Predicted 3D model of a 73-nucleotide RNA (transfer RNA) from a Candidatus Nomurabacteria bacterium.
The sequence was found in a public genome assembly.
Lineage of the source: Bacteria > Bacteria candidate phyla > Candidatus Nomuraibacteriota.
Rfam family: tRNA. It is annotated as a transfer RNA.
RNA sequence: GCCACCUUAACUCAGUUGGUAGAGUACGUCUUUCGUAAAGACGAAGCCCCCGGUUCGAUCCCGGGAGGUGGCU
Numbered sequence: 001g002c003c004a005c006c007u008u009a010a011c012u013c014a015g016u017u018g019g020u021a022g023a024g025u026a027c028g029u030c031u032u033u034c035g036u037a038a039a040g041a042c043g044a045a046g047c048c049c050c051c052g053g054u055u056c057g058a059u060c061c062c063g064g065g066a067g068g069u070g071g072c073u
Stems, first nucleotide, its partner, number of pairs: 001072007010025004019056001027043005049065005
């Protein structure tokens, strides 16, 4: 320098070939216990990496960037 893939909650990841997003773990509260752990219930937490374009409407489609991983040279 070229090519491919990835970027969504604190972390690990789903998601819909367009109609304002979920799970597990972790976190908080409560129940249970003499107490802790475990278990159970409930709750909070994300304008989906950024900027443009298309569209009535974009996390999703298109273009350009940024970061990461792998391969080639």